[in-house]
RNA sequence: GGGGCAGUAGUUUAGAGGUAAAACGGCGGUCUCCAAAACUGCUGACGUUGGUUCGAGUCCAGCCUGCCCCG
Repeated sequence: GGGGCAGUAGUUUAGAGGUAAAACGGCGGUCUCCAAAACUGCUGACGUUGGUUCGAGUCCAGCCUGCCCCG
């Protein structure tokens, strides 16, 4: 320098163009003498900039980051 794959919540992962989901975590409550467990409620995310579209996490392009391959 060229090519491929990936980037969604604090973490691990879903999400085939039409309201972004779960588990674990965190916070509150119930229970308990206390704590844990259990139950229950809440919390919080689409790497970035553009494009296509009535509508983009999803399709297209550039950039950034990580991993791999070629030279």